[in-house]
The prediction has a mean pLDDT of 76. A computed fold for an 88-nucleotide RNA from Thiomicrorhabdus arctica DSM 13458, annotated as c-di-GMP-I riboswitch aptamer.
RNA sequence: UAUAGAUAAAGCCAAACUUGACGUGAGUUAAGUACGGAAAGCUGCAGAUCUUUGAGGGAUGUUCCACUAAGAUGGCUGGGUUGCAAUG
Numbered sequence: 001u002a003u004a005g006a007u008a009a010a011g012c013c014a015a016a017c018u019u020g021a022c023g024u025g026a027g028u029u030a031a032g033u034a035c036g037g038a039a040a041g042c043u044g045c046a047g048a049u050c051u052u053u054g055a056g057g058g059a060u061g062u063u064c065c066a067c068u069a070a071g072a073u074g075g076c077u078g079g080g081u082u083g084c085a086a087u088g
Stems, first nucleotide, its partner, number of pairs: 012037002017032006035075001041081003045078003048073005057065003
C1' cells in the first nucleotide's frame, strides 16, 4: 500500500413503539427502549422512492397522469471519503 473480515476481546450505532419540541408535509431532533447493523460513520455526485407549490398539457369527470421548481430519505442502492483489535 492492497485484499480479506473466520475466531476472540474491548467497544460503537440504534429499527419499530412511547413522550416532548420543530416542520404545511415527507420527516428531523431529545429521552426511554432494542429490530438489527462490520461501516446502520460522514457525504445529496448518480439512480431510486417519498413530500409540497405553481402555470400550462393529456386523459376523463371533479379525479388521475406526466412535466417544472423546492425539499426529504445515507437503516434504498451505487460512488466518494474516514475509522477499530487480532491474524494472514
Taxonomically the source falls in Thiomicrorhabdus arctica (Bacteria, Gammaproteobacteria, Piscirickettsiaceae, Thiomicrorhabdus).